[in-house]
This record gives sequence, C1' cells and structure tokens, in this order.
RNA sequence: GUGUCUUUUUAUGUGAGAGAGCUAUAUCGCCACCGAAGGAGCAACCACCCCGGAAUCUCUCAGGUACCUGGAACAUAAAAAGUUGA
Repeated sequence: GUGUCUUUUUAUGUGAGAGAGCUAUAUCGCCACCGAAGGAGCAACCACCCCGGAAUCUCUCAGGUACCUGGAACAUAAAAAGUUGA
C1' cells in the first nucleotide's frame, strides 16, 4: 500500500403472502388467516477440551391481512472495520 474478499451502517431501486371480517355510539372484544421486521425451536452442516454456531425449515410471542406504512432477500453507490497483499 492499487486491487480482491468479508462484515456493519447509510442512500436509492425491486419486493410476496393472508378478512376494506363480525359486534358495538366509540375504545374494546371475538373469529378466520399469512410469514419475509424482530424473537424462539430443531436440522443438514461447521467447530469441538469445554462452551457452541447454524436456514428461505418449523412455531406464530411479536408483526401483518384495501390504500399508506412496514417488509426478509437481491442490486447499485458511499463510508467504516477486518482479511489478503500488486
């Protein structure tokens, strides 16, 4: 110390599923349903002295079921940290 790779954050774009349900003056309550914020559980697998890590699978606590909003994941750009090292 160019560049490569990984992670995090920010911005932009794409972004599924499922009742505009019922009752009531309203809050509330009740039933049905979805999985892709988050959370939890198990597994292939990884690691192993111990402690463990781990999904788009499973659960549905949370969240969601017109629009708006949210939204995993993917792409682009910038910044930071680490790895490698022309």
Model confidence (mean pLDDT): 76 of 100. Predicted 3D model of an 86-nucleotide RNA (Glycine riboswitch aptamer) from an Alphaproteobacteria bacterium. It matches the Rfam family "Glycine riboswitch aptamer". Its family is annotated with glycine biosynthetic process in the Gene Ontology. The sequence was found by an Rfam model in a public genome assembly. Taxonomically the source falls in Alphaproteobacteria (Bacteria, Pseudomonadati, Pseudomonadota).